[in-house]
RNA sequence: GGGUCUAUAGCUCAGCAGGUAGAGCGUCGGGCUUUUAACCCGCAGGUCGAGGGUUCGAAUCCCUCUAGACUCG
Numbered sequence: 001g002g003g004u005c006u007a008u009a010g011c012u013c014a015g016c017a018g019g020u021a022g023a024g025c026g027u028c029g030g031g032c033u034u035u036u037a038a039c040c041c042g043c044a045g046g047u048c049g050a051g052g053g054u055u056c057g058a059a060u061c062c063c064u065c066u067a068g069a070c071u072c073g
Base pairs, nucleotide, nucleotide: 001072002071003070004069005068006067007066010025011024012023013022019056028042029041030040031039049065050064051063052062053061
């Protein structure tokens, strides 16, 4: 230098044939318990790596860049 892949909640990930974002764990609150743990219920939490483009509408399609992994030379 070429190619492929990854980047979504605090963590691990899902969501991919465009329709406006979810799960588990964790945090917090409550229930149960003498208390803790376990168990049960509930809330909050992300403008989807950055910038642009296409579109009525983009996490999703296109381009560039950033970071990382693998690979070819």
Model confidence (mean pLDDT): 82 of 100. This is a predicted structure of a 73-nucleotide RNA (transfer RNA) from a Candidatus Heimdallarchaeota archaeon. Its Rfam family is "tRNA". Rfam classes the family as a transfer RNA.